[in-house]
Model confidence (mean pLDDT): 81 of 100. The RNA shown here (transfer RNA) has 74 nucleotides and comes from an Anaerolineales bacterium. The RNAcentral record of the sequence draws on ENA and MGnify. Rfam family: tRNA. By type it is a transfer RNA.

């Protein structure tokens, strides 16, 4: 330098052939239970979907550039 894969909540990951309000587990906070803690149960908060553009009535999803991580080739 070229090619491929990945990037979504604090962490690990979902999200049909583009369609209605982006979800789950763990973690965090509050409560119940308990003498207290753990476990269990209930509730709540937490998102510029890496970034900048484009296409579209509509983009996490499609197209282009860039950035970061991983792999391959030279």
């Nucleotide at each position: 330098g070229c090619c491929c894969c990945u990037g979504u909540a604090g962490c690990u990951c979902a999200a049909g052939u583009g369609g209605a309000u982006a979800g789950a587990g763990c973690g965090g906070c509050g409560g119940a239970c308990u003498u207290c803690u753990a476990a269990u149960c209930c509730g709540c908060a937490g998102g510029u979907u890496g970034u900048g553009g484009g296409u579209u009535c509509a983009a996490g999803u499609c197209c282009c550039g860039c950035c970061a991580g991983g792999g391959g080739c030279g």

Annotation: RNAcentral records the identical sequence in 2 taxa.